RNA sequence: CUCAUCAAGACCGGCUGAGGGACAGGCCCGACGACGCCGGGGCAACCUGCGGGAUUCCGUGACCCGCAUUGGUGCCAACUCCCGCGGGGACGCGUUCGCGCGAUCCGCCGAGAGAUGAG
Numbered sequence: 001c002u003c004a005u006c007a008a009g010a011c012c013g014g015c016u017g018a019g020g021g022a023c024a025g026g027c028c029c030g031a032c033g034a035c036g037c038c039g040g041g042g043c044a045a046c047c048u049g050c051g052g053g054a055u056u057c058c059g060u061g062a063c064c065c066g067c068a069u070u071g072g073u074g075c076c077a078a079c080u081c082c083c084g085c086g087g088g089g090a091c092g093c094g095u096u097c098g099c100g101c102g103a104u105c106c107g108c109c110g111a112g113a114g115a116u117g118a119g
Base pairs, nucleotide, nucleotide: 001119002118003117004116005115006114011040012039013038014037015036019029020028021027023084025082026081041076042075043074046072047071048068049067050066051065052064053063080113085110086109087108088106089105090104091102092101093100094099
């Protein structure tokens, strides 16, 4: 840099001891010990393995589906905790009835950023 995925799922023990969730705003977690490190356990199915499908004259690969977990990663508070930029809808107000406005609401959509995997 490219592609895919990101509303699901999965906790115990030991060590340590004060902040942690990147930043701002919110909202949370935390001396009933968070965060981090180590060990074990688990989740998941990206790579991997097996089987099937589709394609093809045939085969392989790419593609689709299923199963598994020996192995490589990843993950195990909260949607990627929410949000930041743009749009849509609701509601309210105004209106010349075309629409306009908004310290409000909406796991409604997209972008951006990020994370993980594969290349």
Molecule: SAM riboswitch aptamer (S box leader)
Organism: uncultured Dokdonella sp.